Overview
A computed fold for a 470-nucleotide part of an RNA from an uncultured bacterium, annotated as small-subunit ribosomal RNA, 3' major domain. Rfam family: Bacterial small subunit ribosomal RNA. Its family is annotated with ribosome and structural constituent of ribosome in the Gene Ontology. Its mean pLDDT, the model's own confidence on a scale to 100, is 85.
Context: one part of a larger RNA
RNA sequence: UGACGGGGGCCCGCACAAACGGUGGAGCAUGUGGUUUAAUUCGAUGAUACGCGAGAAACCUUACCUGGGCUUGAACUGUGUAUGACCGGUACAGAGAUGUACCUUUCCUUCGGGACAUGUACAGAGGUGCUGCAUGGUCGUCGUCAGCUCGUGUCGUGAGAUGUUGGGUUAAGUCCCGCAACGAGCGCAACCCCUACUCUCUGUUGCUACCAGGUAAUGCUGGGCACUCUGAGGGAACUGUCGGUGAUAAACCGGAGGAAGGUGGGGAUGACGUCAGAUCAUCACGGCCCUUAUGUCCAGGGCUACACACGUGCUACAAUGGCCGGUACAAAGGGUUGCGAAGCCGCGAGGUGAAGCUAAUCUCAAAAAACCGGUCUCAGUUCGGAUUGCAGGCUGCAACUCGCCUGCAUGAAGCUGGAAUCGCUAGUAAUCGCAGAUCAGAAUGCUGUGGUGAAUACGUUCCCGGGCCU
Numbered sequence: 001u002g003a004c005g006g007g008g009g010c011c012c013g014c015a016c017a018a019a020c021g022g023u024g025g026a027g028c029a030u031g032u033g034g035u036u037u038a039a040u041u042c043g044a045u046g047a048u049a050c051g052c053g054a055g056a057a058a059c060c061u062u063a064c065c066u067g068g069g070c071u072u073g074a075a076c077u078g079u080g081u082a083u084g085a086c087c088g089g090u091a092c093a094g095a096g097a098u099g100u101a102c103c104u105u106u107c108c109u110u111c112g113g114g115a116c117a118u119g120u121a122c123a124g125a126g127g128u129g130c131u132g133c134a135u136g137g138u139c140g141u142c143g144u145c146a147g148c149u150c151g152u153g154u155c156g157u158g159a160g161a162u163g164u165u166g167g168g169u170u171a172a173g174u175c176c177c178g179c180a181a182c183g184a185g186c187g188c189a190a191c192c193c194c195u196a197c198u199c200u201c202u203g204u205u206g207c208u209a210c211c212a213g214g215u216a217a218u219g220c221u222g223g224g225c226a227c228u229c230u231g232a233g234g235g236a237a238c239u240g241u242c243g244g245u246g247a248u249a250a251a252c253c254g255g256a257g258g259a260a261g262g263u264g265g266g267g268a269u270g271a272c273g274u275c276a277g278a279u280c281a282u283c284a285c286g287g288c289c290c291u292u293a294u295g296u297c298c299a300g301g302g303c304u305a306c307a308c309a310c311g312u313g314c315u316a317c318a319a320u321g322g323c324c325g326g327u328a329c330a331a332a333g334g335g336u337u338g339c340g341a342a343g344c345c346g347c348g349a350g351g352u353g354a355a356g357c358u359a360a361u362c363u364c365a366a367a368a369a370a371c372c373g374g375u376c377u378c379a380g381u382u383c384g385g386a387u388u389g390c391a392g393g394c395u396g397c398a399a400c401u402c403g404c405c406u407g408c409a410u411g412a413a414g415c416u417g418g419a420a421u422c423g424c425u426a427g428u429a430a431u432c433g434c435a436g437a438u439c440a441g442a443a444u445g446c447u448g449u450g451g452u453g454a455a456u457a458c459g460u461u462c463c464c465g466g467g468c469c470u
Stems, first nucleotide, its partner, number of pairs: 007470007015460002020423004026315008034306002042053002064301007077123008088103006106115003126290002129288003135284002137279003140275001142273001147186006153162003166177003192267004197235005203229001206225002210223004238261001241255005317417001321376006333364003338357002343352003383414001388409007430452007
């Protein structure tokens, strides 16, 4: 000077408390440990690993295993040399890689050669092999916490101190006042984006008040751009204003006006640094190692195993519910190798069909909870749907290992969950669907989007983490 203390003072945070809903018990999904295995590829391991890398493991992916092949090699550059093809097609053998046979087959030229391809020799190539404790880059975390520093001056023999401490105040080292300090930088805030109100412009593919036409009905059609909306530019909020408190300051409390009030709500944004944190398997890179193999091609298998243990989820245990019928109301997205309407077939998954659409035009598309009516009447049930059998559908060379979906049958555990533990302060929790990325197919995951829509916060003694002073 720091760090630490079951030292002290002040302060903050869903940290506790208050409230709501979960996890921990069940079944299943998924990840991990362990075990097993020829292989179950590798990495991630308190918080900061465990629906994580992976925003898609049937083949491919794929790095693993078994077996079959290759050795200048699957891809790349250069040199020497030989050949004139290479590519493509057919047949046969083979699990395929591949091999054999046959057919077809070069271009430019100054005629020296060159281009290209193949064989061969060489230099090299290749490695998801090791080291994240040799590294770059990127990321997590403390933490969106309010801190971290510098110049000059001053003080101290010096390490250093001061500034940055103090009195107030703030979400904030935010601001005010004081002060041997005066200034400054990185952070805070603001500038950026979305959202809430409004004005101007815009007027099709959007809208339809008014005028007209038309229909079984519909902005369906002609006018129209007022409204909704689209998307570009402005305005608006600044403690501006009033009262009180305060040191006459900063600021705080209450009110008015206002769509919005004291950072309006949300996002992006992450200081100096910490954890030899994570990553050599995104990529790059030092060193080391392999070179007829630790490289590379192929088929099949594995990553999907299963006495068990843990994490994260989904579905439930029912009547605020299940089932049946009817009737409403979104937002945000995707679509040409695509989205695919109407109609028809099928109980259904789906099939057929082909209109329209490179999209404010067409389409995915049915929103679902909700509401109305009916039924069930507290049961392991008309709850719950695991498991299994049969029959089908779709994608795809191919669903056995190992996909998803449908119908019929089957109908397990489960009656609200021990110790313990998690999230959340408002359009939030809870609950309900919808869409997208990945993607041939394959979400209970992820990322978005809207609908319905609460309860509670006395307070800071205690638990956890953090800040300032001592």